[in-house]
RNAcentral holds the sequence, with entries from ENA. Predicted 3D model of a 78-nucleotide RNA (transfer RNA) from a Verrucomicrobiota bacterium.

RNA sequence: CGGGAUGUAGCGUAGCCUGGUUAGCGCGCUGCACUGGGGGUGCAGAGGUCGCGAGUUCGAAUCUCGCCAUCCCGACCA
Numbered sequence: 001c002g003g004g005a006u007g008u009a010g011c012g013u014a015g016c017c018u019g020g021u022u023a024g025c026g027c028g029c030u031g032c033a034c035u036g037g038g039g040g041u042g043c044a045g046a047g048g049u050c051g052c053g054a055g056u057u058c059g060a061a062u063c064u065c066g067c068c069a070u071c072c073c074g075a076c077c078a
Base pairs, nucleotide, nucleotide: 001074002073003072004071005070006069007068010027011026012025013024020058029045030044031043032042033041034040051067052066053065054064055063
């Protein structure tokens, strides 16, 4: 320098191909109940500007462009 993959809540992950209800699931966290307490179980809840910016569109996590971060491959160099 070139090519590719990935980026979604504290952690892990689905949804993207085929745009459309309020962005879900597991673990974790908070509160309550059961228990003498712990653990466990049940119920309820908080937590996301979907890596950043722009564009297209009535409407973007999803399509397009640019950038950033991480990883892989190649080239270059000695």
Rfam family: tRNA. By type it is a transfer RNA. Rfam's curators write: Transfer RNA (tRNA) molecules are approximately 80 nucleotides in length. The same sequence occurs in records of 3 taxa. The prediction has a mean pLDDT of 81.